Small-subunit ribosomal RNA from an uncultured bacterium, 1417 nucleotides, folded computationally. The sequence is in RNAcentral, with records from ENA and SILVA.
[in-house]
């Protein structure tokens, strides 16, 4: 940074799609380790259970417990005893006191307003940013000043009674306090009143002094302190106000009654309609109010070159919320997540009377969902609450667990190793590839595993000790320093060492193009793929599998979303003539923009300074974890906002000016400009009257219609309405729509000249207002012509059309609506600038002239051509689509759709505004090559015309279709299939059918075995037929065998007229023997392409000439080749015979000759060469001479680039597929020959230009040995018998026929015509039944010249007449050749068909057999 996709190709416009990055992701396949992050985006759904906010006994009373003590009830060892008792160790009750680092209910204090969660609400001073409070509060903390005197009465706890299931109370009584309440004190403070001074932007503030008035405190103590009260200040945290910024919708345009303001009052920490009473009627809104929808905001995050766009997870700041809604209490702070009250829904308990609860705290559950974790450990660290402290509490936090969810790092081994192993895949079978890959050998040891060692994170507080400092008489205590002790959830973790051994660790996607990477098989528009284009219908690099390859890699793909690419919303950075897009036009409001010169100000602008712009992030430089991710430090940056000092060019504002913009005045001329009134002639129609008679009218042709009741035509008169011929002109006027006889009245604008006046008064113009063709609507007139609708007649398959005859609304007028058009120059308005040329229109000036006119200059309008420039091109080009400026309107793929809904307007019709769902990958513009046109110009062709003869009608032959059939084998299908493949279907051919037979095969190669055959001949036997058996029967040899042949066997294989001509080669047809088809270089065009090849002539011809941005060349044309027409020469047999000779009945028969004919070799000849005219002095054309032949002499061969997926797989060859005891091979018989019918091509005819008979004449070209066959004989004949000659200029087929001559027939279904049929034969052949040809006799059908339509032919041609050949045993009316006789016509190119060249239109390019619209399915 681009790419794919609209087309046959091109350029453009324009959408769609892709490659990149990203994510709190999810899904599929796969999965070794570690570090650091992250993890309910959905139901602000519901929640079991546990925990998440307590602490203080150094505030208090009571109780319990432990200990000490007083106390001594009671018991009582011992000893004594008078036996009554005494002594009394010891135990030790009650009670009192004390101690405790014990317990914990209650009073009390502080904290539960922090921390943690969530994003429902909120479009807001909520948030961000910058300010303000002279309108405020602030517990704990710090500093300072001043205090703390003396009293009082209660309430919990507790005890008793009592209610209730419980929760929870009720009553009576007792009691303490740092709980509560008076009194005193008052430096200072608050309030009220009236002063003085200073000061502020205003309300005000500060200081001072006076009077009146009001409110304090708590104790504990180890005596050091701690705590308390008041005031002032600080710090921290909050509250309120303001400027600016902060999503979409106008199909939401008006909203608002405490609403906006004032006064008095209340309330608050504080200002304020915050609340209230009264007064006023304001306030907000197009700079978007109100309403609706959506949304927490930001630092930042993602993307991007940037500007932007998107997002608001984690981390951080702010806000809001805590089941839903409301409310206050307490407090320094809440209207309070784990407080209270009320109401609602829900869940739970209940004894039915009542109660309890709130995970959007951490775990966890259910549900929802594509989807998101453990009911873990510890307070060790950091931080928080309470406490003097120890310490307690802390699901904050720190850690661990789960998840490839992300980022980063590491590994899954490294080296050597060619027999290029095996296996796989492909293969042209040779090989290639997998691939140094593996194996093998040699190493290493990250991770792993085993064992051992083992941190940092710990600093404190506290305790003990020592020392110092301040104060004090000292001690204690306090503070500081040092020493020591002691404190770890993570965790025996990170890390380190040693051993082991390549052992345990690779997948995913893709391979048609975009986009890196290709083959085989399977499948056969099926299965499937696909992001876009698209792939798949039998050879799929696109489906599936395999091999191979490419990419990334513990991940890889897919899906979703965002940005990018997309300059595809364009600020940077787009457009609007034809692609989407200029409003139908004007006036004008708001707004935007605005001439020359000067002064002031400083809002914009520029610049300096200051404050702020939190941290984190990003960037740069360092540092720490082995690196990195990650973390830490520093720097710059944060493009912003605010304050302040300056500058004054530009914009703005203001002051006073100017005249070049604009306007006014004055003087002119032009005009279908507008409105109203009047008026004119021509024409149409109608009415009246006259003349006049049978038609008129209308059309492509007709008919409807009108007319004998007198039309049309014509004459005269009249009525009425509408429109204004000629002039008339890319002429005029108007803003556009539009405006056309003439006259008058009123009236608008432009232009020219002048330069007197004003002095920027200008331009544009959202809304708004006005005008606005035709049609249409309303009311009332009018109505001649024309004419939707309608009726009739035609046309047509139909004709609700085009054509004709009628005809109503309407068209006309007045008034009022409508408000749209291809309202177009498809081009908004205004201003300035930028080569020319030439018309026209309205003025003005100059020169010249007697005028008219002419020339030049200039202003305004209107056209054409044309540079520069622009444009995708076409084109535009001073009347811009050029170069600039200002303002407005509009566009953002096609369809859906200018549709629906809503709203506004309208009487209605409808107009204006104006979507979405869904659907497609295009839709479109300009130009190019072709093709096509019932477009044009030119030209050619038996294309038409002019002629001649046919076909179509009949019979027959032949081919095809159809039908039939066991089979009627297959192919050919408009021209360009159909007497075609087939230059010969009785068998064969033969491919078809029936029946039968064979299976390595009828045919080829290889191998093994056996035999010596096989063939031929003979015999026997047998079938419908192929058959079977017997006899006869090899060669060479080194004797091993070899060759050959047959038979048998085995498998490779043979075989296939089976399929695909749309897989192919080759061959062929056709356009078309038409004149075309291309290339190189150059030039033009952005390009496809063009030019050349077009143009003027000419030709059969792109043939030639001339011209020309073309110059040359190639394949075609022509010529070169063959036949033919004339002639020369050479040669002379089998051809010929003039002269000589012989000879015959006749005859080149013979000698001889080659003169002639002829044969076949070589030459000549024709070239517009010559003349005349035309033409351009050309090419060439016309005529003429000469010549056998004259303008390519006549024929043939020869077929450019290409078109038709044209024909052929059945000539042949061939890929792939298919069959393999059959789709192969063989045999017999049948079929290809069928027959209600239809078509093509032919033959014979229908007759007198003829038929028949008799006798007579003249060819050419061919064939001949399994052949042609003379002669003679026989037969009516086809033929038969005989067999001379001839492998041919010798012999033979072979007779030419039409023709001419004579005779006959005399217009008939005939002496025409010959089909059909009968009988008898001939020939070929194994064989003529299906199914041959011919002969004789007999029979004697249709047919009397052929409808619509259609074919051939332009001269030795058509027509007509015979002859021959190939195929072939036989079979021709077919085919291919040959000669004989031998015409007519062509004015001409309008038309039909085909073709060529140029041009034009096109939405076609598979190319008009196209494309495409509607309906139905």
């Nucleotide at each position: 940074a681009g790419a794919g996709u609209u087309u046959g190709a091109u350029c453009c416009u324009g959408g769609c799609u892709c490659a990149g990055g990203a994510u709190g992701a999810a899904c599929g396949c796969u999965g070794g380790c570690g570090g650091c992050g992250u993890g309910c985006u959905u139901a602000a759904c519901a929640c079991a259970u546990g925990c998440a906010a307590g602490u203080c006994g150094a505030a208090c009373g009571a109780a319990g417990c432990a200990c000490u003590u007083u106390g001594g009830a009671a018991c009582g060892a011992u000893c004594c005893u008078u036996c009554g008792g005494g002594u009394g160790a010891g135990u030790g009750a009650a009670a009192g006191a004390g101690u405790g680092a014990c317990u914990g209910a209650g009073u009390g204090g502080c904290g539960g307003a922090c921390g943690g969660g969530u994003g429902a609400g909120u479009a807001a001073c909520g948030c961000g940013u910058g300010g303000g409070c002279a309108a405020c509060c602030u517990g704990c903390c710090u500093u300072g000043u001043a205090c703390a005197g003396g009293g009082g009465g209660a309430c919990a706890a507790c005890a008793g009674u009592u209610g209730g299931a419980a929760a929870c109370g009720a009553c009576u009584g007792c009691u303490a306090a740092u709980a509560c309440c008076g009194c005193a004190u008052a430096a200072g403070c608050g309030c009220a009143c009236a002063g003085u001074g200073c000061u502020g932007c205003a309300u005000g503030g500060c200081a001072c002094a006076g009077u009146g008035u009001g409110a304090a405190a708590a104790a504990c103590u180890c005596c050091g302190g701690u705590g308390g009260u008041a005031c002032a200040a600080g710090a921290u945290g909050g509250g309120c106000c303001c400027g600016c910024g902060u999503u979409g919708g106008a199909u939401u345009a008006g909203c608002u009654a405490g609403u906006u303001g004032g006064u008095g009052g209340g309330g608050c920490a504080a200002c304020g309609g915050c609340c209230u009473a009264c007064c006023a009627a304001g306030g907000c809104g197009a700079c978007g109010a109100u309403c609706c929808a959506u949304a927490g905001c930001c630092g930042a995050c993602c993307u991007g070159a940037g500007a932007g766009g998107g997002u608001g997870a984690c981390c951080g700041g702010c806000c809001a919320c805590a089941u839903u809604g409301g409310g206050a209490c307490u407090g320094a702070g809440a209207c309070a997540c784990g407080g209270c009250c009320c109401a609602g829904a829900c869940u739970c308990c209940u004894a039915c009377g009542g109660g309890a609860g709130a995970c959007a705290g951490c775990a966890g559950u259910u549900a929802g969902g594509a989807a998101u974790a453990u009911u873990c450990g510890u307070c060790a660290a950091u931080g928080g609450g309470g406490g003097a402290a120890a310490c307690c509490c802390u699901g904050a936090a720190c850690g661990a667990g789960c998840a490839a969810u992300g980022c980063c790092g590491c590994g899954u081994g490294a080296g050597u190793g060619a027999a290029g192993a095996a296996g796989g895949u492909c293969u042209u079978u040779g090989g290639a590839u997998u691939g140094u890959a593996a194996a093998a050998c040699u190493c290493u040891g990250u991770u792993g595993u085993a064992u051992g060692g083992g941190a940092a994170g710990a600093a404190c507080g506290u305790u003990g000790g020592u020392a110092u400092u301040a104060g004090g008489a000292a001690a204690u205590g306090a503070a500081u320093a040092c020493c020591a002790a002691g404190u770890g959830a993570c965790g025996g973790u990170a890390c380190c060492a040693u051993g082991c051994g390549a052992g345990a660790a690779a997948g995913c996607c893709c391979c048609g193009g975009c986009u890196a990477a290709c083959u085989a098989c399977g499948u056969g528009c099926c299965a499937g793929c696909a992001g876009c284009c698209g792939c798949g219908g039998u050879a799929a690099u696109a489906c599936g599998u395999a091999g191979g390859g490419g990419g990334c890699g513990a991940g890889c793909g897919u899906u979703a979303u965002c940005c990018g690419g997309a300059u595809u919303u364009a600020c940077u950075g787009g457009g609007u003539g034809u692609a989407a897009a200029g409003g139908g036009a004007g006036c004008g409001u708001a707004g935007a923009c605005g001439g020359c010169a000067a002064g002031g100000c400083a809002a914009g602008u520029c610049u300096g300074a200051u404050g702020u712009g939190a941290a984190a992030u990003a960037c740069c430089g360092g540092g720490g974890c082995u690196c990195a991710a990650c973390c830490c430090c520093g720097g710059g940056a944060c493009u912003g906002c605010a304050u302040u000092g300056g500058a004054a060019a530009c914009u703005g504002u203001u002051u006073a000016g100017c005249u070049a913009g604009a306007g006014u005045g004055c003087a002119g001329g032009a005009g279908a400009g507008g409105u109203a009134a009047g008026u004119g002639g021509a024409a149409u129609u109608c009415c009246u009257a006259g003349u006049g008679u049978a038609g008129c009218g209308g059309u492509g042709a007709a008919a409807u219609g009108c007319g004998u009741a007198g039309a049309u035509a014509u004459u005269a008169g009249g009525a009425g309405g509408a429109a204004c011929a000629c002039c008339a002109g890319u002429g005029g006027c108007g803003a556009a729509g539009g405006c056309g006889g003439c006259u008058u009245a009123c009236u608008g604008g432009a232009c020219u000249g002048u330069a007197a006046c004003u002095g920027a008064c200008g331009u544009u113009g959202a809304g708004g207002c006005u005008c606005g063709a035709a049609a249409g609507c309303g009311u009332g007139g009018g109505g001649a012509g024309c004419a939707a609708a309608c009726a009739g007649g035609a046309u047509u398959a139909g004709a609700u059309a085009c054509c004709c005859u009628g005809g109503u609304a309407g068209u006309c007028c007045a008034c009022g609506c409508c408000g749209u058009a291809a309202a177009c120059g498809a081009u908004g308005a205004u201003u300035a600038c930028u080569a020319g040329g030439u018309g026209u229109u309205g003025g003005g000036g100059a020169u010249u002239u007697a005028u008219a006119a002419a020339u030049c200059c200039u202003c305004g309008g209107u056209g054409c051509c044309g540079c520069c420039g622009c444009u995708a091109a076409c084109g535009c080009a001073a009347u811009a689509a050029g170069u600039a400026a200002u303002c407005c309107a509009c566009c953002u793929g096609g369809g859906g759709a200018g549709u629906a809904c809503g709203u506004u307007c309208g009487c209605a019709a409808g107009a204006a505004u104006g979507a979405a769902a869904c659907u497609c990958a295009a839709a479109g513009g300009a130009a190019u090559u072709g093709a096509c046109g019932g477009g044009g110009a030119c030209c050619c062709g038996c294309a038409c015309a002019a002629g001649c003869g046919g076909u179509g009608g009949a019979g027959c032959a032949u081919g095809u279709g159809g039908u039939u059939u066991a089979a009627u084998u297959c192919g050919a299908a408009g021209c360009a299939a159909c007497g075609c493949g087939a230059a010969a279907a009785a068998c064969c051919u033969u491919a078809c059918c029936a029946a039968a037979u064979c299976u390595u095969g009828a045919c080829a190669u290889c191998c093994c075995g056996a035999u010596g055959a096989c063939c031929a001949u003979a015999c026997a036997u047998g079938u419908a037929a192929u058959g079977u058996g017997u006899a006869c029967u090899u060669u060479c040899u080194u004797c091993g065998g070899a060759a050959c042949a047959u038979c048998g066997g085995u498998g490779a294989c043979a075989g296939g007229u089976g399929g695909u001509g749309c897989a192919u080669g080759g061959u062929u047809g056709u356009c078309g023997u038409c004149a075309g088809c291309u290339c190189g270089u150059g030039u033009c065009g952005u390009g496809a392409g063009a030019u050349g090849u077009u143009g003027g002539g000419u030709u059969a011809a792109g043939u030639c000439c001339c011209g020309c941005a073309a110059c040359g060349a190639g394949c075609g044309c022509a010529a070169c080749c063959c036949c033919u027409a004339u002639u020369u020469u050479u040669a002379g047999u089998a051809g010929c015979c003039a002269g000589c000779a012989g000879g015959u009945a006749a005859a080149g028969c013979u000698g001889g000759g080659c003169a002639c004919u002829c044969u076949a070799g070589a030459g000549a000849g024709a070239c517009u060469g010559c003349c005349a005219g035309g033409g351009a002095u050309a090419a060439c054309c016309u005529g003429g001479a000469g010549g056998a032949a004259g303008g390519u002499g006549g024929g043939g061969a020869u077929g450019a680039c290409g078109u038709c997926a044209a024909a052929u797989c059945a000539u042949c060859a061939u890929g792939c597929c298919c069959c393999u005891u059959a789709u192969g091979a063989u045999u017999u018989g049948g079929g290809c020959u069928a027959c209600a019918c239809a078509c093509g091509u032919g033959c014979u005819a229908c007759a007198a230009u003829g038929g028949c008979g008799u006798a007579a004449a003249c060819a050419a070209a061919g064939g001949g040995a399994a052949g042609c066959g003379a002669u003679c004989a026989c037969g009516u004949g086809a033929g038969u018998g005989u067999g001379a000659g001839c492998a041919a200029a010798u012999c033979u087929c072979a007779a030419a026929a039409a023709u001419a001559a004579c005779g006959u027939c005399u217009c008939a279904g005939u002496u025409c015509g010959g089909a059909u049929u009968g009988u008898a034969g001939u020939c070929u052949g194994c064989a003529a039944c299906u199914c041959g040809a011919c002969u004789a006799c007999a029979u004697g059908a249709a047919g009397c010249u052929g409808g619509a339509a259609u074919c051939g032919c332009u001269a030795g041609u058509a027509a007509u007449c015979g002859c021959g050949a190939a195929u072939c045993a036989g079979c021709a009316u077919g085919u291919c050749g040959c000669g004989g006789u031998g015409a007519a016509u062509a004015c001409g190119u309008u038309c039909c068909c085909g073709g060529g060249c140029c041009u034009u239109g096109u939405a076609c390019u598979c190319a008009c057999c196209g494309c495409c619209c509607g309906u139905c399915a």

Model confidence (mean pLDDT): 82 of 100.